[in-house]
Context: one part of a larger RNA
RNA sequence: CUGGGUGUAAAGGGCGCGUAGGCGGGCUUACAAGUCAGAUGUGAAAUACCGAGGCUUAACCUCGGGGCUGCAUUUGAAACUGUUAGUCUUGAGUAUCGGAGGGGAAAGCGGAAUUCCUAGUGUAGCGGUGAAAUGCGUAGAUAUUAGGAGGAACACCAGUGGCGAAGGCGGCUUUCUGGACGACAACUGACGCUGAGGCGCGAAAGUGUGGGGAGCAAACAGGAUUAGAUACCCUGGUAGUCCACACCGUAAACGAUGGAUACUAGGUGUAGGAGGUAUCGACCCCUUCUGUGCCGCAGUUAACACAAUAAGUAUCCCACCUGGGGAGUACGAUCGCAAGAUUGAAACUC
Repeated sequence: CUGGGUGUAAAGGGCGCGUAGGCGGGCUUACAAGUCAGAUGUGAAAUACCGAGGCUUAACCUCGGGGCUGCAUUUGAAACUGUUAGUCUUGAGUAUCGGAGGGGAAAGCGGAAUUCCUAGUGUAGCGGUGAAAUGCGUAGAUAUUAGGAGGAACACCAGUGGCGAAGGCGGCUUUCUGGACGACAACUGACGCUGAGGCGCGAAAGUGUGGGGAGCAAACAGGAUUAGAUACCCUGGUAGUCCACACCGUAAACGAUGGAUACUAGGUGUAGGAGGUAUCGACCCCUUCUGUGCCGCAGUUAACACAAUAAGUAUCCCACCUGGGGAGUACGAUCGCAAGAUUGAAACUC
């Protein structure tokens, strides 16, 4: 390499859009590139294989045969692939109607709580811990009442509940806006699937500029603990956390499970629709579509487990793996303001 694999042993890209490419529904027509069949030419000899023969045998040599799976030309076949022309509706999409949703962006508003400020009441403690101390407090704290300021987050509802491609999204209202789902079957008529490169999105932390700063809190300071304590505990506290714009591009970015399509026992919850039975009506019950859970047969699996949301049975496309360490390191390249990211070895060693 072939092969075999990728939930947990090495291995699914963090996620999407999409270029090239690969693959692709039913029927009819034509062509004959792939495909299949025949013929002709060529495929040197030696070697190799098979069968004979010659040196006493063997090695060796000689003869004969088949073969050389290939290439070219030509004549046909037309099922399949391809191409051409036409057509169809089930794949895909559009339209109409309908309801659901923390999907996204912007603006505004609200209450609880913490902190601070002002004023009142009030007096000696408060706070903190395993126990303490640092700290705060007679310049009146803590507690409590009233008023004010400001920032951040939205208790209950809340749910293996919802939405989103993923990251993620939760007070309320308004505006703008994306997607999915159900019903119907009016329209287009294969317009599809995947997707190397590419482009975009992408938690937290971090970076730049300008704001903001209540609480929390890396760093830092102090108090404890301890043999020590650059920690765990306590008192403080700056970046940061928040906003705007711009970068970074990584995570146990996890379902550790790529996407699409089809098929393959059931049972039971739950969310959103539709239809039916029944009914005065709402429930209830039955059927069905989409999502989200649990249990479970066949099957799969090394086992655990998975089991219509497959890790089952198949097809297509992409990504990735190939003993451990060295090492996600070195070098080079690209990107970045930097931090660093991406790509990514070898010697050596077991």